A computed fold for an 89-nucleotide RNA from Pelosinus sp., annotated as c-di-GMP-I riboswitch aptamer. NCBI's taxonomy places the organism under Bacteria, Bacillati, Bacillota, Sporomusaceae, Pelosinus. The same sequence occurs in records of 2 taxa. The coordinates come from a structure-prediction model, not an experiment, and the mean pLDDT is 83. RNAcentral holds the sequence, with entries from Rfam and Ribocentre.
[in-house]
RNA sequence: CAUAAAAUUAGGCAAACUUACUGAAAGGUGAGGGCGCAAAGCCAUGGGUCUAAGGACUGUAGGAAGUCUAUGAUUGCCAGGUUACCAUU
Numbered sequence: 001c002a003u004a005a006a007a008u009u010a011g012g013c014a015a016a017c018u019u020a021c022u023g024a025a026a027g028g029u030g031a032g033g034g035c036g037c038a039a040a041g042c043c044a045u046g047g048g049u050c051u052a053a054g055g056a057c058u059g060u061a062g063g064a065a066g067u068c069u070a071u072g073a074u075u076g077c078c079a080g081g082u083u084a085c086c087a088u089u
Stems, first nucleotide, its partner, number of pairs: 004089001012037002017032006035076001041082003045079003048074003054069005
């Protein structure tokens, strides 16, 4: 330094839910709160999933409504890339 396994020290992150703000929504951010996580650190690169503002189409006298579609979101959905603490064999 790399791989594998098990245990440990000091720590780390923070689900649901509540609340404020934000967003068309999905969601995100802050505070509280802990379900869990050895990468539950980071990156939307591949796939999956969620939403449908805008756009297209259907419909209608016009509307309402509906269908399709990410450029939106999700890294605590899976994979990939990348970085990383302490200690033993």